[in-house]
Order: sequence, then structure tokens, then C1' cells
RNA sequence: CACUUAUCAAGAGCGAUUGAGGGACUGGCCCGAUGACAUCCAGCAACCUACCUGACGGUGUGGUGCUAAAUCCAGCGGUGUAAACCGGAAGAUGAGAA
Repeated sequence: CACUUAUCAAGAGCGAUUGAGGGACUGGCCCGAUGACAUCCAGCAACCUACCUGACGGUGUGGUGCUAAAUCCAGCGGUGUAAACCGGAAGAUGAGAA
């Protein structure tokens, strides 16, 4: 990099360092010197794991992940006067397989 599968409207900082960009892409719309992004710490969650349980399940040890906004919204298609709704694509994360 490509494949299979599950999930994606809940949850999580008044911290430290740094210092201008960031929210995948495109178009919007936003966040940001009242300090974003990143790193550390802290926290959330429970996919895998460990332990407990007869089971449901629980705890949160270890491995990930996550901590503005629905995956921020839309990008393709369907229904609809519209508002909106449904599905898909793309993306993210876990587990697996090659």
C1' cells in the first nucleotide's frame, strides 16, 4: 500500500512545554496569540488482552485508540415542493488475513 469484518450522535483538561497553524482530500463552515497543532502529563472508552464470574457481565493489568463541532456539514444515489430522511462512496479506529 491493497483485502475481510465491526464500530463511528455517548465520553474525556481552568495542567506543563512550545509557538502558527489546524479541522484526511475538495467545496463550505469553523477553531486558533484570551495561544491552536505537536509533545508530555492527566483523563475517557472498553476493540483485543489479563483477571474475576456458572452465565449475563464486571474490573481496567497490558496493547491500541480517543479527548471542539455527528466522521463539523456536503461531495454519489434514492424519496421529497421544501425542510429533511435513507443508503452508498471516501475516511478513521480495532481485530484478522496476505

Predicted 3D model of a 98-nucleotide RNA (SAM riboswitch aptamer (S box leader)). Its mean pLDDT, the model's own confidence on a scale to 100, is 85.